The RNA shown here (transfer RNA) has 75 nucleotides and comes from an archaeon. The prediction has a mean pLDDT of 80.
[in-house]
RNA sequence: GGGACCGUAGGGUAGCCAGGAUUAUCCUUCAGGCUUUGGGAGCCUGAGACCCGAGUUCGAAUCUCGGCGGUCCCA
Numbered sequence: 001g002g003g004a005c006c007g008u009a010g011g012g013u014a015g016c017c018a019g020g021a022u023u024a025u026c027c028u029u030c031a032g033g034c035u036u037u038g039g040g041a042g043c044c045u046g047a048g049a050c051c052c053g054a055g056u057u058c059g060a061a062u063c064u065c066g067g068c069g070g071u072c073c074c075a
Base pairs, nucleotide, nucleotide: 001074002073003072004071005070006069007068010028011027012026020058029047030046031045032044033043034042051067052066053065054064055063
């Protein structure tokens, strides 16, 4: 220098190809409650995310373009 793939809660993960709202999935974590003599376990409730910008569209996590970051391959 060229190419491929990836980026989603504090951590991990599904959804993306093939766009459909409102409250974006699940596990873990955290907070509160129930239960217990207490703790643990269990159950209930709640909090928390689409890397950044632009475009297309009635509507974008999803499609397009640019940027940033990461992994790998070629030279």

Its Rfam family is "tRNA". Rfam classes the family as a transfer RNA.